RNA sequence: AGACGAUAAAGGCACACUGCGCGUGAGCGUGGGUCGCAAAGCCUACGGAAGUCGAAGCCUUAAGGUUUUGACUUGGCCGGGUUACCGAA
Numbered sequence: 001a002g003a004c005g006a007u008a009a010a011g012g013c014a015c016a017c018u019g020c021g022c023g024u025g026a027g028c029g030u031g032g033g034u035c036g037c038a039a040a041g042c043c044u045a046c047g048g049a050a051g052u053c054g055a056a057g058c059c060u061u062a063a064g065g066u067u068u069u070g071a072c073u074u075g076g077c078c079g080g081g082u083u084a085c086c087g088a089a
Base pairs, nucleotide, nucleotide: 004087005086012037013036017032018031019030020029021028022027035076041082042081043080046079047078048077049074050073051072052071053070054069055068056067057066058065059064
């Protein structure tokens, strides 16, 4: 230095839920809150997955289902990229 991650040390973030605000919506910002997290820091202009809104087609009396497609959302869905505290085995 890299890999790695301990009943170590110092810390950090903040699921669900919720107050306020934004958005058609998925969801986002912020305050509270702490399920968990060794990257639960950052990146969707790398690949996949799921979700939202619209359009077209098919099934259908309808509700609805399904395929394709455009835009959007989720990094606490995964892979991947990138940066980083500490130092036992």
Molecule: c-di-GMP-I riboswitch aptamer
Organism: Pyrinomonadaceae bacterium